[in-house]
Formats: sequence, structure tokens, C1' cells
RNA sequence: GCCAGGGUGGCGAAAUGGUUAGCGCAUCUGCCUAGCAAGCAGAACACCUGGGUUCGAAUCCCACCCCUGGUA
Repeated sequence: GCCAGGGUGGCGAAAUGGUUAGCGCAUCUGCCUAGCAAGCAGAACACCUGGGUUCGAAUCCCACCCCUGGUA
């Protein structure tokens, strides 16, 4: 250089065009406890960026950037 896959809360990981963007760990608050842990209830926190298609895009297309693997 070329080919393929990927980029979603602090971390990990789903969604297959219309839902309040779901889940686990972590964080915070409350309950519980003599206290801590565990447990229970609740809260806050995300679609790499820029365009395009569409009535509607995390999802489809294009480009850029980054990561992983393959290839010479």
C1' cells in the first nucleotide's frame, strides 16, 4: 500500500430502519447492619467525526481519523 472486521456511559457488551438506546461491573443516594461486606430500592453517566439516502439512521451508503487481524 491492499483486503477484512471494529469504534456505543468510567470499563465490558447488545441493538439489525420507527421502542424511553437494553444489560453486567464500577460510581452516587436511600434501606438494612453496632459497623463493614453482601442483599434490596433508586439515580446519574453513552451511539468516533463530517456528509448523504430515507417521512424516520446507533443501524444503510461515502469520506476522514483511530484500533485489530491478514497479505507482499

The RNA shown here (transfer RNA) has 72 nucleotides and comes from Schistocerca gregaria.
The prediction has a mean pLDDT of 82.
The RNAcentral record of the sequence draws on Ensembl Metazoa.
The source organism's lineage runs through Eukaryota, Ecdysozoa, Orthoptera, Caelifera and Schistocerca.
Its Rfam family is "tRNA". By type it is a transfer RNA.